[in-house]
Molecule: c-di-AMP riboswitch aptamer (ydaO/yuaA leader)
Organism: Nocardioides pelophilus
RNA sequence: CGUCGAGUUCGGUGUCUCGCGGGCACCGGAACCGGGGACCCACCACGUAGUUCUGGGGUGAAUCCUGGGCGAGGCGCGGCCGCGAAGCUGGCGGUGGCGAGGAGCUCAGGUAGGGCAAGUCGUGCCCGAACCCGUCAGCUCACCCGGUAGGCGUA
Repeated sequence: CGUCGAGUUCGGUGUCUCGCGGGCACCGGAACCGGGGACCCACCACGUAGUUCUGGGGUGAAUCCUGGGCGAGGCGCGGCCGCGAAGCUGGCGGUGGCGAGGAGCUCAGGUAGGGCAAGUCGUGCCCGAACCCGUCAGCUCACCCGGUAGGCGUA
């Protein structure tokens, strides 16, 4: 200097410095961004089927799909052992086998969507994450609350 992003700027006081400049802290503005929050509207009723009940929601472009590998917990069906029981069944506990489905992790590919460079030929190169709230929130005037980071590139 440029770029992704809301993530900038002004004033006052104090402090660091001999001083200018600058840094830091606090206070007060402006600007930008985000969340909560009425009427109206929307959702909401009833019934059926399914379901591992961390459900639901928020910031963000970062959603969704296909295939492979691993796969907890629970469920179904058998087996063995123990307890109990007058005997059997039922019951409780332990142990292992098979099966369906499968949260999550991982590998590969795609994708809604997003960015940059060119440039008006329609190409190229990237991203397609991460985090937060905590059982709760649709929209939403007034009103209330919060953020002003971080990263990358060139010289």